[in-house]
């Protein structure tokens, strides 16, 4: 330095937070404060599962779809985060 789809959806899941909904405080309040075991909600490239796609094949069906250490920073009309920038920088 190049190549192989480093394919694509869905439901969960580790995580996050605080619009709504419960909760709790203020005590008068059609409100304000508090993320606070939770519902809702956001959510994995480096987490799971399925279906799907490609790819080899005797084409019914099979097998394969691997492997991945990683900040600072920024980006969100609720907010934060393994989300997005990005299989980025970098490192090996």
């Nucleotide at each position: 330095u190049a190549a192989a789809a480093u394919g694509u959806u869905u439901u969960c899941u580790a995580g996050g937070g605080u619009u709504c909904c419960g909760c709790g405080g203020c005590c008068u309040c059609u409100g304000c404060c508090g993320g606070c075991u939770g519902g809702u909600c956001c959510g994995a490239g480096a987490g799971a599962a399925a279906a799907c796609u490609c790819a080899c094949u005797a084409a019914a069906g099979g097998u394969g779809u691997a492997c991945a250490c990683g900040g600072a920073g920024g980006g969100a009309a609720a907010a934060a985060a393994g989300c997005c920038c990005g299989g980025g920088a970098g490192a090996u």
A computed fold for a 92-nucleotide RNA, annotated as Guanidine-I riboswitch aptamer. It matches the Rfam family "Guanidine-I riboswitch aptamer". From the family's description: This family represents a conserved RNA structure found upstream of the ykkC and yxkD genes in Bacillus subtilis and related genes in other bacteria. The function of this family is unclear although it has been suggested that it may function to switch on efflux pumps and detoxification systems in response to harmful environmental molecules. Gene Ontology term of the family: regulation of gene expression. It was read from a public genome assembly, where an Rfam model found it.